[in-house]
RNA sequence: GGGCGAUUAGCUCAGUUGGUAGAGCAGCUGACUCUUAAUCAGCGGGUCAUAGGUUCGAGCCCUAUAUCGCCCA
Numbered sequence: 001g002g003g004c005g006a007u008u009a010g011c012u013c014a015g016u017u018g019g020u021a022g023a024g025c026a027g028c029u030g031a032c033u034c035u036u037a038a039u040c041a042g043c044g045g046g047u048c049a050u051a052g053g054u055u056c057g058a059g060c061c062c063u064a065u066a067u068c069g070c071c072c073a
Stems, first nucleotide, its partner, number of pairs: 001072007010025004019056001027043005049065005
């Protein structure tokens, strides 16, 4: 230098055919308990890497950029 892949909650990851974004763990609150843990119930948390484009509508499609990984040279 070229090619491919990944980027979504604190972490690990889903998200189907483009139609207003979810799970598990973690965190917080409550119940239970002598206390902790465990268990049960509930709650909060998102510029979907960044910037543009297409579209009535984009996490999803297109382009560029950034970071990380792999391969080629």
Predicted 3D model of a 73-nucleotide RNA (transfer RNA) from an Alphaproteobacteria bacterium. The prediction has a mean pLDDT of 80. Its Rfam family is "tRNA". Its family is annotated with triplet codon-amino acid adaptor activity in the Gene Ontology. The organism belongs to Alphaproteobacteria, within Bacteria.